This is a predicted structure of a 96-nucleotide RNA (Glycine riboswitch aptamer) from an Actinomycetota bacterium. It was read from a public genome assembly, where an Rfam model found it.
RNA sequence: CGACACCGUCCGGGAGAGUCCUCGCGUUGCCAGCGCGGGGCGCCGAAGGGGCAACGUCCCCCGCAACCUCUCAGGCGCCAGGACCGGACGGGACAG
Numbered sequence: 001c002g003a004c005a006c007c008g009u010c011c012g013g014g015a016g017a018g019u020c021c022u023c024g025c026g027u028u029g030c031c032a033g034c035g036c037g038g039g040g041c042g043c044c045g046a047a048g049g050g051g052c053a054a055c056g057u058c059c060c061c062c063g064c065a066a067c068c069u070c071u072c073a074g075g076c077g078c079c080a081g082g083a084c085c086g087g088a089c090g091g092g093a094c095a096g
C1' cells in the first nucleotide's frame, strides 16, 4: 500500500394478503357516499421473534440454517415498513 469478505450510512429495486361486517366521530339541511378511529371475522409473511434437520457427541443433554415452519409481533387502499439484490461512500483489519 492493501482486493474479496464483514460492519455502518446513503441511493435505487423490492412480494403477499378484505378497504368484508359493525359501532362511533367528521363531512351534509337529511340520506347516500367519503374520510378517520374502535371492535369482529377472514387472510398474508420477506422487519423482528419462536421451532426443527443433516452434522458435532460412545449415548443422552446441548449446540445447530433457511426466503422451511409457527403466525407472538407486524402487515392486508395510499404513505411508511420490508428479507433480499445492485451501486456509492466510510470503517477496522486479514491474505498478499
Base pairs, nucleotide, nucleotide: 001096006091007090008089009088010087011086012085013084018041020040021039022038023037024036025035026034027033042076043075044074048072049070050069051068055063056062
Rfam family: Glycine riboswitch aptamer. Rfam's curators write: This family represents the bacterial glycine riboswitch. Glycine riboswitches usually consist of two metabolite-binding aptamers domains with similar structures in tandem. The aptamers cooperatively bind glycine to regulate the expression of downstream genes. In Bacillus subtilis, this riboswitch is found upstream of the gcvT operon which controls glycine degradation.
The coordinates come from a structure-prediction model, not an experiment, and the mean pLDDT is 80.